[in-house]
RNA sequence: GGGCCUGUAGCUCAGUGGUAGAGCGCCGGUUUUGCACACCGGAGGUCAGGGGUUCAAAUCCCCUCGGGUCCA
Numbered sequence: 001g002g003g004c005c006u007g008u009a010g011c012u013c014a015g016u017g018g019u020a021g022a023g024c025g026c027c028g029g030u031u032u033u034g035c036a037c038a039c040c041g042g043a044g045g046u047c048a049g050g051g052g053u054u055c056a057a058a059u060c061c062c063c064u065c066g067g068g069u070c071c072a
Stems, first nucleotide, its partner, number of pairs: 001071007010024004018055001026042005048064005
């Protein structure tokens, strides 16, 4: 320098055009003498950044940036 994969909640990951989700974690409540477990509820997101297509984009297209991998 080139090819491919990847970037979504604090962490690990779903979601492949039509209201952004799960598990764990965090906060509150019930329970307990107390803690843990269990159950119920809640908070937390410019979907890496910019532009384009579309009535509508996390999703499709282009550029840039970060990570991984292969070739040279």

Predicted 3D model of a 72-nucleotide RNA (transfer RNA) from a Minisyncoccota bacterium. Its Rfam family is "tRNA". It is annotated as a transfer RNA. The coordinates come from a structure-prediction model, not an experiment, and the mean pLDDT is 84.